[in-house]
Molecule: transfer RNA
Organism: Desulfotomaculum nigrificans CO-1-SRB
RNA sequence: GGGCGAGUAGUUCAGUGGGAGAACGUCUGCUUCACACGCAGAAGGUCGUUGGUUCGAUACCAAUCUCGCCCACCA
Numbered sequence: 001g002g003g004c005g006a007g008u009a010g011u012u013c014a015g016u017g018g019g020a021g022a023a024c025g026u027c028u029g030c031u032u033c034a035c036a037c038g039c040a041g042a043a044g045g046u047c048g049u050u051g052g053u054u055c056g057a058u059a060c061c062a063a064u065c066u067c068g069c070c071c072a073c074c075a
Base pairs, nucleotide, nucleotide: 001071002070003069004068005067006066007065010024011023012022013021018055026042027041028040029039030038048064049063050062051061052060
């Protein structure tokens, strides 16, 4: 330098055009002598960034950034 994949909640991930979600974690309450387990509820997101397409974008297109894998080149 070229190709491919990934980037969404604190973590691991789902979500192929119209409501942003799950599990675990965190917090509060109930329960217990207390803790754990269990139950109920809550908080937490500029969907990597910018632009474009569209009535409408997490999703489609382009560029770009970061990470991973493969190939090539140089030494």